[in-house]
RNA sequence: GUCGGCGUGAUGGAAUUGGCAGACGUGAUGGACUCAAAAUCCAUUCUCAGCGAUGGGGUGCGGGUUCAAGUCCCGCCGCCGGCA
Numbered sequence: 001g002u003c004g005g006c007g008u009g010a011u012g013g014a015a016u017u018g019g020c021a022g023a024c025g026u027g028a029u030g031g032a033c034u035c036a037a038a039a040u041c042c043a044u045u046c047u048c049a050g051c052g053a054u055g056g057g058g059u060g061c062g063g064g065u066u067c068a069a070g071u072c073c074c075g076c077c078g079c080c081g082g083c084a
Stems, first nucleotide, its partner, number of pairs: 001083007010026003019067001027045006046057004060076005
């Protein structure tokens, strides 16, 4: 240089026919149990606003298609692999 694959919370990783984004796990925080701890169990855990009910934003970045995009299309960035 060229071809292909991938990019989603702190982290692994779901959501593949375009139709509730973050299931499930790890970690973290709080609580229960314990003399204390470990293990186990319960709750919370993307972000912003709000006392709250709730509302807005968010899938590497920027555009496009669509009533609707993590998913389809275009450009770019990064990582991995094949060929040269």

Description:
The RNA shown here (transfer RNA) has 84 nucleotides and comes from a Clostridia bacterium. It matches the Rfam family "tRNA". It is annotated as a transfer RNA. About the family: Transfer RNA (tRNA) molecules are approximately 80 nucleotides in length. The sequence is in RNAcentral, with records from ENA and MGnify. Model confidence (mean pLDDT): 82 of 100. The same sequence occurs in records of 2 taxa.